Context: one part of a larger RNA
């Protein structure tokens, strides 16, 4: 040199994508314990003090022994002295939660999830499997059961049916073959005709079905702004919430805030390149090996490096 363990004065995150590794804390009794909160939690909050031995004794017991506790005495730096054994808070973003997963680079905001709509489906049923028998569902019967969508809970979910799909109805339209009926003088092939199923047109109606949700001018006693009129256009022109967002290209937007300094965080704002309502929209206590940020506390992560112990690999014999 590697590799594995440890100990380091003085600062303490200056290291690095990023406290990643390590360190800290730690058990037990007693006191305390904040926001918010679905009143249950948040809690082991947080932060605080105790803790060893001897020796007398007290309550407890039918009496010990153990627990609790009083008094006094004593040794350490230090008593859960070893082992064992949570660091901690503060702002956010996403998913409610506990679970589940790429056996063997991902455990995660994926997936499930209770809950909540929708669509079928009267049982010989609706959905699957099977060439059939037959069989799952089910020895079940619409409080069931198949299937799609959302994803606890709260406060909610706007407008549109032109397009695509699906349901409904249709007096008309169109609409094959077969079959019928007239035909080339008869047969046969073959040729016309009218009548018809479905289906498409036509009528309607569904969006928690797929999927969509405009420009352009002018205006108010200074300016800006534009509640207000005009004007093209659509099927309807984004409502409510919400926003530089896991969505902002310009962009490191503007302002505050936090730093000595910040391309980051949070908090507003809105001019949303290109937010939006079950492809869910916006909150949300609890939860999280889940993502970003800050503080305390501690540290060889760094300043800056050292020494130690154990395995090797070199290099000498």
């Nucleotide at each position: 040199c590697c590799g594995a363990u440890g100990u380091u004065a003085g600062g303490g995150a200056a290291a690095u994508c990023g406290g990643c590794a390590a360190a800290u804390u730690a058990g037990u009794g007693g006191c305390g314990u904040a926001a918010g909160u679905u009143u249950u939690c948040g809690a082991a909050a947080a932060g605080c003090c105790a803790u060893g031995u001897c020796u007398g004794c007290u309550u407890u017991u039918g009496g010990a022994a153990a627990a609790a506790g009083c008094a006094g005495a004593u040794a350490u730096c230090a008593u859960u002295a070893a082992c064992u054994a949570g660091g901690g808070g503060g702002c956010a973003g996403c998913g409610a939660c506990u679970g589940u997963u790429u056996a063997u680079c991902u455990a995660a905001a994926a997936c499930a999830c209770a809950a909540c709509u929708c669509a079928c489906c009267g049982c010989g049923a609706a959905g699957c499997c099977g060439a059939a028998a037959g069989g799952c569902u089910u020895a079940c019967u619409a409080c069931a059961g198949u299937g799609g969508g959302u994803g606890a809970c709260g406060c909610c979910u706007g407008c549109u049916c032109a397009c695509c799909g699906c349901c409904a109805g249709u007096a008309c339209g169109u609409g094959a073959a077969a079959a019928u009926c007239c035909u080339u003088u008869u047969c046969a092939a073959g040729g016309g005709a009218a009548a018809u199923a479905a289906g498409c047109g036509c009528u309607g109606g569904c969006a928690a079905a797929g999927a969509g949700c405009g420009g352009g001018a002018g205006u108010a006693a200074c300016u800006c702004u534009g509640a207000c009129u005009c004007u093209c256009u659509u099927g309807a022109g984004g409502u409510a919430a919400c926003a530089a967002a896991a969505u902002c290209c310009c962009u490191c937007g503007u302002c505050a805030u936090u730093u000595a300094a910040u391309a980051g965080g949070u908090g507003a704002c809105u001019u949303g390149c290109a937010u939006g309502a079950a492809u869910g929209g916006c909150g949300u206590a609890a939860c999280g090996a889940c993502u970003g940020u800050c503080c305390c506390a501690c540290u060889g992560u760094c300043c800056c490096a050292a020494c130690a112990u154990c395995g090797g690999a070199u290099c000498c014999g």
Large-subunit ribosomal RNA, domain IV from a Candidatus Micrarchaeaceae archaeon, 317 nucleotides, folded computationally.
RNAcentral holds the full RNA, with entries from ENA.
The coordinates come from a structure-prediction model, not an experiment, and the mean pLDDT is 85.
Its Rfam family is "Archaeal large subunit ribosomal RNA". For this family Rfam cites "Crystal structure of the ribosome at 5.5 A resolution" (Yusupov et al., Science, 2001).